[in-house]
Molecule: transfer RNA
Organism: uncultured bacterium
RNA sequence: GCACGCUUAGCUCAGCGGUAGAGCAACUCGUUUACACCGAGUGGGUCGGGGGUUCGAUUCCCUCAGCGUGCACCA
Numbered sequence: 001g002c003a004c005g006c007u008u009a010g011c012u013c014a015g016c017g018g019u020a021g022a023g024c025a026a027c028u029c030g031u032u033u034a035c036a037c038c039g040a041g042u043g044g045g046u047c048g049g050g051g052g053u054u055c056g057a058u059u060c061c062c063u064c065a066g067c068g069u070g071c072a073c074c075a
């Protein structure tokens, strides 16, 4: 440099046009002498940035950035 993939909650991931979820973690309550486990509940997201299409975009298109894999180059 070329091709492909990925970027969503603190972490790991789902969702792939109708307005965002799970598990774990955190916090609260119950339980316990206490901690852990267990049960119930709560909070947490400009869906990487910008633009476009659409009545409506996490989802489709363009662009930028970052990460990964493969290939090429390496005088």
Stems, first nucleotide, its partner, number of pairs: 001071007010024004018055001026042005048064005